[in-house]
Context: one part of a larger RNA
Molecule: large-subunit ribosomal RNA, domain II
Organism: Prevotellaceae bacterium
């Protein structure tokens, strides 16, 4: 991992509710007892329990009764249904659907492993080094020193055994649940070690590491209380049917729990209450808008109370301004928590009309839900960040299949009872993958833009479509020839300033087709080059400015790596037109199942109709198995069981037939339960 066996809402008591039954103002026995065909049945006995009358705190009263001065006005009652017995649905109390701690507490066991004590034994190859003392010798007045000898001390040196374990490699389902090999520590000491003895679990020992106490230690092992506890995790086993939710509010030592409501089911009642349109009648300060209507905030610009600052002045008075600035007018504009206004929608009532097999409200069982999420909108916060986070509201997804969207819970279309090799849509599609237009009419883009992830500021004779204002056969636009003069070098400054460093301004006049006291380059300054402005050439349009369509630079990521490909100049972009494809939508044909409140006086059957996705969860019907009772049958002329075929049923499952197997085994109707396994890192076999 597989097969196969076991493997989880049970039993008692106690109230509760909804069914069936018995007798009913009554209902019933409990021990006990007595008979019998005795794990039972049949009776007796009414003890006791509920009911039958309530109210008060009582005393009491009583169809009333408290409260209260009250004959007020409230509370509670009374105009009757109970009670005993099964069954089943949830709840209390017991382990309480089942598995699971870590742990607490009691009595034992345990120092053959270790730890540290105490008794007795018992080991420690070899070298090396040479304290005190000792003797001699020198040597002192004696000491003291001073040499040599001898001596043989030491948690003293190297170093076996032994003991350890410092660092590497191996080993790591290991030769080993701590090893091996090389290095290394210590090896007469606080030393090994042996054999016997003590100390024991909150307790011992402990050169102290929370270390050791039998491969177990921040509290040891067994066994027992114990089926502890477990708001937590996992797991709970056979069909079909009809509904079908919740991740919100208030409370909680409460936040992953629970308790009441909301929200779902069923049963009874009530009987149009509910939804949804029209019309009406109202409550309200959003959204917008406004602020010479209030609070508050404000940008410019006139005026300028008043202040400051300067000059002046003994001092008043004055004069002046790159300052602030009240108030006033003009102009312009903001505010969640500003309003002189103020919608739209929703909201309340209220008529009618539609719907009424949908809904609605009251009660009584039985539940879950009480981490929700995505998405439009309408906020708040946060960066008008985020698959962020808090709300209101609807819609999905959660519980939703199916068609679109290359794939993709929640985005668009569509809500799947079954069956069919039948039509017609819708989203979104028709060039090929691929079902279906290489359909059709105008236009527009040339960038593979694009289809084809989103994309900005800014940038450009890129090009399409309206406009605007010039100029223009009295010849424009652009080229080309040709003038572009004169007072004058304006005047001031200046070394120099002659159009062209700088200032100045009646930038003026003249002469002219026209020519600035000059548009750029250039000189030290002149010069020279050119514009402006005329003419001449040419001959038809030119410019400037706005709105717009579609393209274009901005545009940076790792496969040639992509639009889903392939590829397209339409197979792209705008805007129209007919056709077609396309779903579990609609429609046809055929089944099934639920619902039946309307029609009727009531039941019943049943057409037409309408409904028939679903997790938690309610609810309702069935199928299998085991065993019992009663009834009724099979079976060695072959029971169960295995296994192949058939066949029946919406299914759970039935039924036959061959073989197989060799002894049991159904069926009908009731009954009782150790009654269904794919999951619990289930358990036990087996492979």
């Nucleotide at each position: 991992a597989c097969c196969u066996a076991c493997g989880a809402g049970u039993u008692g008591c106690c109230g509760u509710c909804a069914c069936g039954g018995g007798c009913a103002a009554g209902g019933u026995u409990a021990a006990g007892c007595g008979c019998c065909u005795a794990a039972g049945g049949c009776g007796c006995c009414g003890a006791g329990c509920c009911g039958c009358a309530g109210u008060g705190a009582a005393a009491g009263c009583g169809a009333g009764c408290c409260u209260g001065a009250a004959u007020a006005g409230g509370g509670c009652g009374c105009a009757u249904a109970g009670u005993c017995c099964g069954u089943g649905g949830a709840g209390g109390c017991a382990g309480a659907c089942g598995c699971g701690a870590a742990a607490c507490c009691g009595a034992g066991u345990g120092a053959u492993c270790u730890a540290c004590a105490c008794u007795u034994g018992u080991c420690c190859a070899g070298g090396a080094u040479g304290a005190a003392g000792u003797c001699c010798c020198g040597g002192u007045a004696a000491c003291a020193c001073g040499g040599g000898a001898u001596g043989g001390a030491g948690g003293u040196c190297c170093g076996c055994a032994c003991c350890g374990a410092u660092a590497a490699g191996c080993g790591u389902u290991g030769a080993a649940a701590a090893g091996c090999u090389u290095c290394c520590g210590g090896a007469u000491g606080a030393g090994g070690u042996g054999a016997g003895u003590g100390u024991a679990g909150g307790a011992g020992u402990g050169a102290a590491a929370g270390g050791c106490c039998a491969a177990u230690c921040a509290a040891a092992c067994u066994c027992g209380g114990a089926g502890a506890u477990a708001g937590c995790u996992c797991g709970u086993a056979c069909u079909c049917c009809c509904c079908g939710a919740a991740a919100u509010g208030c409370a909680u030592u409460u936040a992953g729990g629970u308790g009441c409501a909301g929200c779902g089911u069923u049963c009874c009642g009530c009987g149009a209450u509910a939804g949804c349109g029209u019309c009406a009648a109202g409550a309200g300060g959003u959204a917008g808008a406004g602020c010479g209507a209030c609070c508050g905030a404000u940008a410019g610009g006139a005026u300028g109370c008043g202040a400051g600052g300067g000059c002046u002045u003994c001092a008043c008075c004055g004069c002046c301004u790159a300052u602030c600035a009240a108030g006033u007018c003009c102009u312009g504009a903001c505010g969640a928590a500003c309003u002189c206004c103020g919608a739209a929608u929703g909201c309340u009532u209220g008529a009618c009309g539609c719907c009424c097999g949908c809904a609605g409200c009251g009660g009584g069982g039985c539940a879950g839900c009480a981490a929700g999420g995505g998405g439009g909108c309408g906020g708040g916060u946060g960066c008008u960040a985020a698959g962020g986070u808090c709300c209101g509201u609807c819609c999905c997804c959660g519980a939703g299949a199916g068609g679109a969207g290359a794939a993709g819970a929640a985005u668009c279309c569509a809500g799947a009872c079954c069956g069919c090799c039948g039509u017609c849509u819708a989203a979104g599609g028709u060039c090929c993958c691929g079902g279906a237009a290489u359909u059709c009419u105008g236009c527009c883009u040339g960038a593979g833009u694009u289809a084809g992830u989103c994309u900005a500021a800014c940038g450009a004779a890129g090009u399409g479509a309206g406009g605007u204002c010039c100029c223009u056969g009295a010849g424009a636009c652009a080229g080309c020839c040709a003038g572009g003069a004169u007072g004058u070098u304006g005047g001031c400054u200046u070394g120099g300033a002659a159009g062209c460093a700088g200032c100045c301004a009646u930038u003026c006049a003249u002469u002219c087709a026209a020519a600035g006291a000059g548009u750029g380059c250039g000189u030290a300054a002149c010069a020279g080059c050119u514009c402006a402005c005329u003419g001449g050439u040419c001959g038809a349009g030119g410019g400037u400015c706005c709105u717009u369509g579609c393209g274009u630079g901005g545009a940076u990521a790792a496969u040639a790596a992509u639009c889903g490909g392939g590829u397209a100049u339409a197979a792209g972009g705008c805007a129209g037109a007919u056709a077609c494809c396309g779903a579990a939508g609609g429609c046809g044909c055929g089944g099934g199942a639920u619902a039946g409140u309307a029609a009727u006086a009531a039941u019943a059957a049943a057409a037409g109709u309408a409904u028939c996705g679903g997790u938690a969860g309610g609810g309702g019907a069935g199928c299998a198995u085991u065993c019992c009772a009663u009834g009724u049958g099979c079976g060695u002329c072959g029971a169960a069981u295995g296994u192949u075929c058939a066949u029946g049923g919406u299914g759970a499952c039935g039924u036959g037939a061959g073989c197989u197997g060799g002894a049991g085994c159904g069926c009908a109707u009731g009954g009782a339960a150790a009654a269904g396994c794919a999951a619990a890192u289930g358990u036990a076999g087996g492979u």